[in-house]
RNA sequence: GCGCGUGUAGCUCAAUUGGCAGAGCACCGAGCUUAUACCUCGGCGGUUCCUGGUUCAAGUCCAGGCACGCGCA
Repeated sequence: GCGCGUGUAGCUCAAUUGGCAGAGCACCGAGCUUAUACCUCGGCGGUUCCUGGUUCAAGUCCAGGCACGCGCA
């Protein structure tokens, strides 16, 4: 340099044919316990990498860019 893939919560990942952005872990609170842990219940947490385009509607489709990974040279 060329091709392919990935980018969503602090972390790991979902999100069906484009139609309300979610789960687990972590964190905080309560219950339980002499206390801690385990367990149970509840809560907090998002500019969906960036900029545009299409659409009534975009995490999803299209274009360009950025970062990372793999392959080729």